Background
The RNA shown here (c-di-GMP-I riboswitch aptamer) has 85 nucleotides. Model confidence (mean pLDDT): 83 of 100. It was read from a public genome assembly, where an Rfam model found it.
[in-house]
Formats: sequence, C1' cells, structure tokens
RNA sequence: UAGCGAUAAUAGCAAACCAUUCGAAAGAGUGGGGCGCAAAGCCGAGGACCUAAAGCCGUGUGGCUAUGGUGGCCGGGUUGCCGAA
Repeated sequence: UAGCGAUAAUAGCAAACCAUUCGAAAGAGUGGGGCGCAAAGCCGAGGACCUAAAGCCGUGUGGCUAUGGUGGCCGGGUUGCCGAA
C1' cells in the first nucleotide's frame, strides 16, 4: 500500500414499535427505542421497488404516468477509524 474482518479496543449509526409534525399517498423530520450495521459516512436515480396529487384516457369506484419517494434493495463514485488471524 492492497486485500481481509475478530464474542479485540475506541468511537459511531439506529429497524420494528410509540408520541408528535409534514405529506394526496408512498414516505419523511424530531424525540423515545434498539433489530441490526465495518462504511447502516457522504453523493446520487443505472437497475429494482413503492406511491399516483396534478395530467392524460373517458365512466371503471378503473387504467397509464414521477415531476414524489426507498441508499437499512442491487450496482456505481468518493472519504474514513481500528488491527487478531
């Protein structure tokens, strides 16, 4: 330096759920909480998935559509702590 990742150390993040706020919804923010995480830091839309307000179709309690979302779904870019085997 590259790879790798422990029932090691230090620090960190925080699922479900609850309260509250925002949102048409999906979902998100804050506080509590702690399932997990070696990038569960940051970026972001190539793929996948969720929603469908507005719009379009035109009457069916329907269909299409992201300009709305999910990075804790996969891949990518970038930065970084520790050091047993």